[in-house]
Context: one part of a larger RNA
RNA sequence: GCCUACGAGUUAGUCUUUGCUGGCGAGGUUAAUUUCUUUAAAGAAAGUAGCCGUAGUGAAAACAAGUCUUAAAAGGGCGUAUAGUCAGUGGAGCUAGACGCGAAACUUAGUGAUCUACCCAUGGCCAGGUUGAAGCUUUGGCAAAACAAAGUGGAGGACCGAACCUGUAACAGUUGAAAAUGUUUAGGAUGAGCUGUGGGUAGGAGCGAAAGACUAAUCAAACUAAGAGAUAGCUCGUACUCUUCGAAAUGCUUUUAGGAGCAGCCUCAAGAUAGACUUAUGGAGGUAGAGCUACCGAUUGAAUGGGGGGGACUUGUGUCUUACCUCAUUCUGACGAACUCCGAAUGCCAUUAAGUUGUUUCUUGGGAGUGAGGGCUAGGGCGCUAAGGUCAUAGUCCGAGAGGGAAAGAACCCAGAUCAUCAGCUAAGGUCCCUAAGUAUGAACUAAGUUGAACUAAGGAAGUCUGAUCACUUAGACAGCCAGGAUGUUGGCUUGGAAGCAGCCAUUCGUUUAAAGAGUGCGUAACAGCUCACUGGUCAAGUGGUUAGGUACCGAUAAUAAUCGGGCAUUAAGUUCAUCACCGAAGCUAUGGAUCCUUUAUUAUUGUUAUUGUUAUAACUAAUGGUAAUAGUAUUAGGGGGUGGUAGGAGAGCAUUCUAAAUGAGUUGAAGUUUUGAAGUGAUUCAGGAUUAGAUUUUUUAGAAGAGAAAAUGUAGGC
Numbered sequence: 001g002c003c004u005a006c007g008a009g010u011u012a013g014u015c016u017u018u019g020c021u022g023g024c025g026a027g028g029u030u031a032a033u034u035u036c037u038u039u040a041a042a043g044a045a046a047g048u049a050g051c052c053g054u055a056g057u058g059a060a061a062a063c064a065a066g067u068c069u070u071a072a073a074a075g076g077g078c079g080u081a082u083a084g085u086c087a088g089u090g091g092a093g094c095u096a097g098a099c100g101c102g103a104a105a106c107u108u109a110g111u112g113a114u115c116u117a118c119c120c121a122u123g124g125c126c127a128g129g130u131u132g133a134a135g136c137u138u139u140g141g142c143a144a145a146a147c148a149a150a151g152u153g154g155a156g157g158a159c160c161g162a163a164c165c166u167g168u169a170a171c172a173g174u175u176g177a178a179a180a181u182g183u184u185u186a187g188g189a190u191g192a193g194c195u196g197u198g199g200g201u202a203g204g205a206g207c208g209a210a211a212g213a214c215u216a217a218u219c220a221a222a223c224u225a226a227g228a229g230a231u232a233g234c235u236c237g238u239a240c241u242c243u244u245c246g247a248a249a250u251g252c253u254u255u256u257a258g259g260a261g262c263a264g265c266c267u268c269a270a271g272a273u274a275g276a277c278u279u280a281u282g283g284a285g286g287u288a289g290a291g292c293u294a295c296c297g298a299u300u301g302a303a304u305g306g307g308g309g310g311g312a313c314u315u316g317u318g319u320c321u322u323a324c325c326u327c328a329u330u331c332u333g334a335c336g337a338a339c340u341c342c343g344a345a346u347g348c349c350a351u352u353a354a355g356u357u358g359u360u361u362c363u364u365g366g367g368a369g370u371g372a373g374g375g376c377u378a379g380g381g382c383g384c385u386a387a388g389g390u391c392a393u394a395g396u397c398c399g400a401g402a403g404g405g406a407a408a409g410a411a412c413c414c415a416g417a418u419c420a421u422c423a424g425c426u427a428a429g430g431u432c433c434c435u436a437a438g439u440a441u442g443a444a445c446u447a448a449g450u451u452g453a454a455c456u457a458a459g460g461a462a463g464u465c466u467g468a469u470c471a472c473u474u475a476g477a478c479a480g481c482c483a484g485g486a487u488g489u490u491g492g493c494u495u496g497g498a499a500g501c502a503g504c505c506a507u508u509c510g511u512u513u514a515a516a517g518a519g520u521g522c523g524u525a526a527c528a529g530c531u532c533a534c535u536g537g538u539c540a541a542g543u544g545g546u547u548a549g550g551u552a553c554c555g556a557u558a559a560u561a562a563u564c565g566g567g568c569a570u571u572a573a574g575u576u577c578a579u580c581a582c583c584g585a586a587g588c589u590a591u592g593g594a595u596c597c598u599u600u601a602u603u604a605u606u607g608u609u610a611u612u613g614u615u616a617u618a619a620c621u622a623a624u625g626g627u628a629a630u631a632g633u634a635u636u637a638g639g640g641g642g643u644g645g646u647a648g649g650a651g652a653g654c655a656u657u658c659u660a661a662a663u664g665a666g667u668u669g670a671a672g673u674u675u676u677g678a679a680g681u682g683a684u685u686c687a688g689g690a691u692u693a694g695a696u697u698u699u700u701u702a703g704a705a706g707a708g709a710a711a712a713u714g715u716a717g718g719c
Base pairs, nucleotide, nucleotide: 001719002718003717004716005715006714011096012095013094015093016092017091018090019089020088021087022086023085024084027052028051029050033046034045035044036043037042056063057062066078067077068076069075099237100236102234106227107226108225109224110223111222117201118200119199120198121197122196123195124194125193126191128160129159130158131156135152136151137150138149139148140147164188165187166186169184170183171182172181203219205215206214240653241652242651243650244649245648250263251262252261253260254259264370265369266367267366268365269364270363271362272361274360275357276356277355278354279353280352281350282349283348289342290340291339296336297335301331302330303329304328305327306326307325308324309322310321311320312319313318373398374397375396376395377394378393380391381390382389403414404413405412418593419592420591421590423589424588425587429583430582431581432567433566434565438580440579441578442577443576444575445574451569452568459554460553463551464550465549466548467547468546469545470544471543472542480538481537482536483535484534486511487510488509491505492504493503517532521530522529594643595642596641597640598639599638600637601636603634604633605632606631607630608629609628610627611626612625613624614623615622616621654708656705657704658703659702660701661700662699664697665696672692674690675689676687677686678685679684
C1' cells in the first nucleotide's frame, strides 16, 4: 500500500418544551397494590392516594375578576374573553461519559538501588623499566657546629609503559555485527586507583568532585494499578438513495476576539393580508457643483487714506520724506473635509392616486447553520491619488455556480446546468493553418514585424498621411548657378593697435545706386582675405513658416533559450471606418420524457350544513336513503409556472438483522459464490442458464434496531 472483518447522535428519566395521531373533555388521569382470565415478557377489572387544568395579584398577612403600588375613587404593573388532560409517536433541550478517537497533567495506594549515584562491611588486583627525597654510615672539615664529598637508603596524588580503567582525534557503521559498536590513535596506570561479594538510602523523595546528571534501554519529578470513559471553547473522522427550499462570514455584549448569548439572514407548520416596482404628487435635507464685496479662515497685484518705526529740517506736540511694519476702503485674481449668500442628480419618507407583479410581505411557534470572508466596479477615509494594502458605504460575482470566451486562470466578458436528441437560432468571442466559420467586400493608414495578448513616460526628431491658417509667387517666387555687394569712412571714443566684426557711444547718419548693415559669421597683431543680409541675370511653378489631428521612430533596461498560444502574416492574416455572410454555449427554439407547485374539469370517497323520504318511538330523538351547498383526500385529463447549489431545514423511499401473524419454496438441492441479461430517477430489484455449495429460506402486513464505510498518521488479520 491493497483486501477482508470491526469502527462514531445511543440509552435512561413521575424532567422541560413543541408538532402529529387517538381517547375523554370543565374536566383528564391513575401509581403502588389487589383480584380474575389465559400458553403469559400478556390481557381485563378494581384501586381517586397523587398530579395537571378550571383565578389571579402581592415579599407576605391577605383580598379576589380583580389585585399590588399609594394619602388616593389618580396613574401605572400583572391578570380577567376560558381548553385542557391522558396515552402513543416525531423534533429539540436538560441531567448523565451523551456522536467517536486523542492529551500533557492531577490524586491515592503500591513496586523498584540485580542498571546507575553515594555510603557501610569484607576480600581481590596493579608485567617490566626509570628517577633516586629524608634518614643513616664513612671520609674531609670546625674549638664545637654548620657544611662538603662518597656510599648506603628507597620517598613520591614522581617518570616511561602492558594488564586494568577511560573514551582524545579520524574513519567506518547509521533498515548497524551492535537501541552507543569496530579499527587506528589517545589519557590515567601506588592512587581522590580499579574491582568481586553482601548490605543501606525511594519518588517532591533519594543520591550527586553539580552535567538537572543518575534512580533497571524510562527522569525539570521513575514504574504499576486505581479514581477514569479526568478535562479538551482544540484537531481529525462520522457510513444508503431521490425530491424540495436554501444561508452567513453583519450589529450589540462578552477575562471576549479561531468560543458564546440575543438580533439579522435560511427552513417547516399554522394564521393574517399585506409587500415590491414604475409613473405622478407632496415632503425633509446641505452632498456634487458653485461662490465668497454673504460669514469664518487663508490669499495675488494695484490705488487711496490712517497709525507706528527710520531719515532730513526744526524753537516747537511742527513740516517733508521712505526699496520698512501694519490697519482700513475700493478695484482685480483666486482657495477651503471640520467656510456657505447659494445648490442639483440620485437616494430616503408617505395609511396619497393610477398601473404592473401575484405571496415576493407580516405575525406566532418548531428546527438550524453563520458570526475568519474574498475579488471587481463607483464615490470616499488612512497610506506614497503605493500594495493581491487597510476601513466603512452602494452594487455585483466567487463563496455555494457547471457551460462558452480571455493560450493556461475562484470572482474579467457572455450565460444561470430537470433529463434525452448524429435537429435549428444566437451571446461574448471569432472566421489563413493548428481550429468550427470570409485568404469576404468597399475606403484609408502603417514599413516600425510597429502590430497581430496586456502595459511604458517626460523629452527628442525636416519619418509619413490629412486638415487649418499666414506670407511670397508667370510684374517669375523658393533652391542652385553667374555677377554685384560701393562711397563720406580707418564713424566717434577707447587703445600699444581697434580699419564692419575686444569693448563703449549713437539722431546706426549722409551719398551713389538695380542693390549693398557705420555690418551675419569665419579670419588678421592690426590691415588684408572669404562670406552673409540686399540686388541683377539664368531657370520655370510652386515655395516658406505657424498650428491641429492620425500613425510610425528614438527614449526602451533582468537574471535556464527564444517566441503574437504556435506556425507564420506586409495594398496583411496589422490598424481605423463601413457593410454583408457564417461559426460559436448546458442561453433560446424544436420534439419527447420525469418530477414539484398552482389552476380547471372528471370520477370515487369522507366529514359538516340545509332540505326531503322511509323505519322505530307516546314524545324528545335515533337509524338509514336521496338532493343541494361546502371542505378535505385520492384517480384521470387539460392549462400555466418551476426544478445549479455548500452549511442547514423539510419530505418520500431502498437495503440489512431480529420479532409477530399470514403465505409459500427446499437433499428431484435452501442460503451463499461466479456469470449474463432485463427493469427502475436512484438506493436497489427481478429473471435465465451454468458453476460451486450442502440446509435452510422467500413474500406480504406490522413492529424493534448492535441498521448501510473510502477516509479518523483508525483497530485486528492476511498478502
Molecule: large-subunit ribosomal RNA, domain II
Organism: invertebrate metagenome